[in-house]
Context: one part of a larger RNA
């Protein structure tokens, strides 16, 4: 040196990716206080303070023990700010509990009942359901608040008694074969046609998409303006160096002696953006990130004490 514990001067995170780990304040009473913000429930035991035993007394007061009085040890460290998910809730039995999946609620599509849809090769049966559209099924989206912009040219999906295109069958011809003959039949051609597909139209909270180049304002500078190519239309609110920004540790401000991080803000968005939802959001989380108070041996920087086990002896 391991091992699982303890203590510790002065400093208190200087340790580290990161206070991981430890410590410490705080303590299921009693009393006083209790802030932004909010969905008006909450936040909230917020946060902060004070008492606390026994024994006479109704109180007021007064005695009275201790190292220490809620003589226990059952039992929260606090606060600020921000990203995500609304929330309680599932999950990789055995490396992942999460921002992942559900969820309430939106919202689109099927389905009129022998219903759609699903078991079964099919069928008969079943389940849907002893249920009936305020019902069942399937796709997306995720509370709640304000709101969900353009585009139907490609694909898909509905609908379209016209019209092109289109197999087999039927029908009718013509040439040849076989047959005495009736009639059969081979190739050819025509007519006669479904559904599909060309073709028209609807449809975006189906799939999805959602631009360049020039020039222009009496410092400059930058472009409300104006030309042109191109498209189905050219990103509309909101938000933006973001869980998305390559350049890049973008600029500025705040915080530090010092901040590649963190918040605010600008906006040159490489490569946000509106249910593949968009931005706001109290409340919640063993999520993430960042700051502080208090605390410590995480550290300066070790050190001493102890259990095993190690080492002696039998």
């Nucleotide at each position: 040196a391991a091992u699982a514990g303890g203590u510790u001067a002065g400093g208190g995170a200087a340790c580290u990716c990161g206070g991981c780990a430890a410590a410490a304040c705080a303590g299921c009473g009693a009393c006083c206080g209790u802030a932004a913000c909010u969905u008006c429930g909450g936040g909230a035991u917020a946060a902060g303070g004070u008492c606390u035993g026994c024994c006479u007394g109704c109180a007021a007061a007064g005695g009275u023990u201790u190292c220490a009085a809620c003589a226990a040890a059952a039992g929260g460290u606090c606060u600020c700010u921000g990203c995500u998910g609304a929330c309680u809730g599932u999950u990789u039995a055995c490396c992942a509990a999460a921002a992942a999946c559900a969820c309430a609620g939106c919202u689109c599509c099927g389905u009129g009942c022998u219903a759609a849809a699903u078991c079964u090769a099919a069928a008969a049966g079943a389940u849907g359901a002893u249920g009936u559209a305020u019902a069942c099924g399937g796709g997306g989206u995720g509370a709640u608040g304000c709101c969900u912009g353009g585009u139907c040219a490609g694909u898909g999906u509905c609908g379209g008694a016209a019209g092109g295109u289109c197999a087999a069958c039927c029908a009718g011809a013509a040439c040849g074969g076989c047959g005495c003959a009736a009639g059969c039949u081979u190739u050819u051609c025509u007519g006669u046609u479904a559904a599909g597909c060309c073709c028209c139209g609807a449809u975006g909270a189906a799939c999805a998409c959602c631009g360049g180049c020039a020039g222009u304002a009496a410092c400059u500078a930058u472009a409300a303006c104006u030309g042109u190519c191109c498209u189905a239309u050219g990103g509309u609110a909101g938000c933006g160096a973001a869980a998305u920004u390559c350049c890049u540790u973008g600029g500025c401000a705040c915080a530090u002696a010092a901040g590649u991080a963190g918040u605010g803000u600008c906006c040159c968005g490489c490569a946000c953006g509106a249910a593949u939802g968009g931005c706001a959001u109290a409340a919640c989380a063993a999520g993430c990130a960042g700051a502080g108070a208090a605390c410590u041996g995480u550290c300066c920087c070790a050190a001493c004490c102890a259990u095993u086990a190690a080492c002696c002896c039998a």